[in-house]
């Protein structure tokens, strides 16, 4: 300088065009004499910017990080 992958909650990730799920942590019940364990619940998240479409995490392009490979 070029090629290719990856960007989703506090972390680890699934989701190939139509309501964003899960495990773990986190907060409240409930259980206990009490902690843990178990049980019910609640918040919480698509890297930025732009097309395409009735509709985008998703398809496309630009950029930013991070990985990897050639030079």
């Nucleotide at each position: 300088g070029g090629g290719c992958c990856u960007a989703u909650a506090g972390c680890u990730u699934a989701g190939u065009g139509g309501u964003a799920g899960a495990g773990c942590a986190u907060c409240c019940g409930g259980u206990u004499u009490g902690c843990a364990u178990c049980c019910g619940g609640a918040a919480g998240a698509u890297c930025g910017g732009g097309g395409u479409u009735c509709g985008a995490u998703u398809c496309c392009c630009c950029g930013u990080a991070g990985g990897u490979c050639c030079a």
Predicted 3D model of a 71-nucleotide RNA (transfer RNA) from a bacterium. Its Rfam family is "tRNA". About the family: Transfer RNA (tRNA) molecules are approximately 80 nucleotides in length. Its mean pLDDT, the model's own confidence on a scale to 100, is 83. It was read from a public genome assembly.